[in-house]
Molecule: Bacterial RNase P class A
Organism: Cellvibrionales bacterium UBA2618
RNA sequence: AGAGUGCCAGGUAACGCCUGGGGGGCGAAAGCCUACGGAAAGUGCCGCAGAGAGCAGACCGCCGAUGGUUCGUUCGCGAAUCAGGUAAGGGUGAAAGGGUGCGGUAAGAGCGCACCGCGCUGCUGGUAACAGGAGUGGCAUGGUAAACCCCACUC
Numbered sequence: 001a002g003a004g005u006g007c008c009a010g011g012u013a014a015c016g017c018c019u020g021g022g023g024g025g026c027g028a029a030a031g032c033c034u035a036c037g038g039a040a041a042g043u044g045c046c047g048c049a050g051a052g053a054g055c056a057g058a059c060c061g062c063c064g065a066u067g068g069u070u071c072g073u074u075c076g077c078g079a080a081u082c083a084g085g086u087a088a089g090g091g092u093g094a095a096a097g098g099g100u101g102c103g104g105u106a107a108g109a110g111c112g113c114a115c116c117g118c119g120c121u122g123c124u125g126g127u128a129a130c131a132g133g134a135g136u137g138g139c140a141u142g143g144u145a146a147a148c149c150c151c152a153c154u155c
Base pairs, nucleotide, nucleotide: 002155003154004153005152006151007021008020009019010018011017022036023034024033025032026031037150038149042148043147044144045143046142059090060089061086062085063084066083067082068081069080070079071078072077098116099115100114101113102112103111117139118137119136120135121134123132124131125130
């Protein structure tokens, strides 16, 4: 430089092989499959549709409390709308800014809370992959490496 392999442990001269175990997926189960290191190093791709596809959003809606305009008025207010606010509801899509519920709000939103999920810290079991449970934080930039690539080992 090029090629191969890619969860853990053991076996083996060695391996891409064998045995057992773990994670993930499918299944009612028995079982079966697994090209299973890294997406926060970088680059690329996610057509069409759609407002917006990742430094990613306002099409339809909802509000219009606060400021303005018009109409009505029993003079208390009511209605419509502009500025503006919103991302809960709808739509598009394979995938849409964690999920379900309660409260809160002008209407909404982790905005707050509970549980789940996720991150961080340490504890227990196990050789390990991993599993369990505890504390804590409203909490981030999705997917894809069977794309290029990076990493480890072998040739």